Notes:
A computed fold for a 99-nucleotide RNA from an Acidimicrobiales bacterium, annotated as SAM riboswitch aptamer (S box leader). Taxonomically the source falls in Acidimicrobiales (Bacteria, Bacillati, Actinomycetota, Acidimicrobiia). Rfam family: SAM riboswitch aptamer (S box leader). Its family is annotated with regulation of gene expression in the Gene Ontology. Its mean pLDDT, the model's own confidence on a scale to 100, is 81. The model forms 89% of the base pairs in the Rfam consensus.
C1' cells in the first nucleotide's frame, strides 16, 4: 500500500484567535450562519474499536474460549447537525485486520 470486516440517529464542549460560509457530489427540498460558518490553538469531556486490568454468568479436568457489565492506564477515535431529508450515481469518514 492494495483488498477485508464492522460502523456511520449511544455519547460527550468552553474559551481564544479568525471572519463568510457550512451541512461529501447531481437535483429538488429543508436547516444552521456576523447574537460568528468553516478552519486553527488551549483546556476539558466521552467512551465506539482495540489492548491491559476488574467483576458477574456459561463451557472446559485444565490451559483457555465465549456471552454481558466497569474502567479511561495504553493505541486510536470523537464531543451542533442520521457523512440533514427523498431520489440518484458515487465517494468518503472512523476502528480493526492486512504478504
Nucleotide at each position: 500500500a492494495a483488498c477485508u470486516c464492522a460502523u456511520c440517529c449511544a455519547g460527550a464542549g468552553g474559551a481564544u484567535c479568525c471572519g463568510a460560509g457550512g451541512g461529501g457530489c447531481c437535483u429538488g427540498g429543508c436547516c444552521c450562519g456576523c447574537u460568528g460558518a468553516a478552519g486553527a490553538u488551549c483546556c476539558g469531556c466521552c467512551a465506539a474499536c482495540c489492548g491491559a486490568c476488574c467483576c458477574g454468568c456459561c463451557g472446559g479436568c485444565a490451559a483457555c474460549g465465549g456471552c454481558a457489565g466497569g474502567c479511561a492506564c495504553g493505541g486510536u477515535g470523537g464531543c451542533c447537525c442520521c457523512g440533514c431529508c427523498a431520489g440518484g450515481a458515487c465517494c468518503g469518514a472512523u476502528g480493526a485486520g492486512g504478504a